[in-house]
This is a predicted structure of a 160-nucleotide RNA (glmS glucosamine-6-phosphate activated ribozyme aptamer) from a bacterium. Its Rfam family is "glmS glucosamine-6-phosphate activated ribozyme aptamer". Gene Ontology terms of the family: regulation of gene expression and catalytic activity. It is annotated as a riboswitch. The prediction has a mean pLDDT of 79.

RNA sequence: CCUGAACAACAAGCGCCAGACCUUCCGGGAGACUGCCGGGAGGUGACGAGGAGGAAGGCGAUCGAACCUUCGGCGGAUGCCUUCCCGGCUGCCACGGUCGUGACGAGCGGAGCAAAUCCCGUCGGUGACGACGGGGACAAAGGCCGCCCGCAGUGGAUCU
Repeated sequence: CCUGAACAACAAGCGCCAGACCUUCCGGGAGACUGCCGGGAGGUGACGAGGAGGAAGGCGAUCGAACCUUCGGCGGAUGCCUUCCCGGCUGCCACGGUCGUGACGAGCGGAGCAAAUCCCGUCGGUGACGACGGGGACAAAGGCCGCCCGCAGUGGAUCU
């Protein structure tokens, strides 16, 4: 490196848990409080929308929903910036500019789009809690549509 078998895994707004909070068991002490101390084993710890040309470096990542920890952290990450390569636009080429395959930007306006929370249930667990089903809602950003403003350069080749 190739082939075969078994098991596990197949997550990218994703995963994890040293603090914190909570549960349970054992021991201690206390004595009627349901709490204290130590140890063991566990639980919780982000709800969706949007998001990728390639490489390197840096930062340490968009948007809203909810509101008891969505606290506090770790890892990762399609985010932002810089450089190079590739690519789109400017009829062609080079430089410059701008953007990333839906391949100019800003402003204003418009249409459309979520899940959790909530309500009603089922299942698992001694428990903290977890996994699901059904019901009814509600966003913003980006993108899209409209209006408007800015940008739309320089040089060259070829054709007419």